[in-house]
Molecule: c-di-GMP-I riboswitch aptamer
Organism: Haliea sp.
RNA sequence: UCCGUACAAGGGCAAACCUAUCGAAAGGUGGGGGCGCAAAGUCAACGGUCUAAGGGGUGAACACCCUAUGACGGCGGGAUUACCGGA
Numbered sequence: 001u002c003c004g005u006a007c008a009a010g011g012g013c014a015a016a017c018c019u020a021u022c023g024a025a026a027g028g029u030g031g032g033g034g035c036g037c038a039a040a041g042u043c044a045a046c047g048g049u050c051u052a053a054g055g056g057g058u059g060a061a062c063a064c065c066c067u068a069u070g071a072c073g074g075c076g077g078g079a080u081u082a083c084c085g086g087a
Stems, first nucleotide, its partner, number of pairs: 001087004012037002017032006035074001041080003046076002048072003054067005
């Protein structure tokens, strides 16, 4: 530097679901749980996806539409750092 060949060792993370809590929601966090993961470590600067409180528009109204400043890194790409082993 490249690779993960493996049912290696020591470990790590933790989907669904349940629960408490925060949030308008998406979703987050703690506990239980364990589907999976070799970067499922970190970064929201790219694409994608979700939500729409606030703002804007339409409407007589119920409502509907647009919008990220809110989220998702376990959707893809990228950047960066790293354990063990192999070459």